[in-house]
Transfer RNA from Candidatus Jorgensenbacteria bacterium GW2011_GWA1_48_11, 72 nucleotides, folded computationally. It matches the Rfam family "tRNA". The family's RNA type in Rfam is transfer RNA. The prediction has a mean pLDDT of 83.
RNA sequence: GGGCGCAUAGCUCAGUGGUAGAGCGUCGCAUUUACACUGCGAAGGCCCAAGGUUCAAAUCCUUGUGCGCCCA
Numbered sequence: 001g002g003g004c005g006c007a008u009a010g011c012u013c014a015g016u017g018g019u020a021g022a023g024c025g026u027c028g029c030a031u032u033u034a035c036a037c038u039g040c041g042a043a044g045g046c047c048c049a050a051g052g053u054u055c056a057a058a059u060c061c062u063u064g065u066g067c068g069c070c071c072a
Base pairs, nucleotide, nucleotide: 001071002070003069004068005067006066007065010024011023012022013021018055026042027041028040029039030038048064049063050062051061052060
């Protein structure tokens, strides 16, 4: 220098243009003599940034940033 992939909750990750989700973790309640397990509930996201397409974008397009892999 060229190519490809990834960026979404504290962590690991889904999400195929139409209300942003799961597991783990955290908090509360129930259960227990107590703890753990289990059950129920809650908090926590302006989806990496900017622009474009669209009635509507986390999702499609362009550019940039960061990280990873391959080639030279």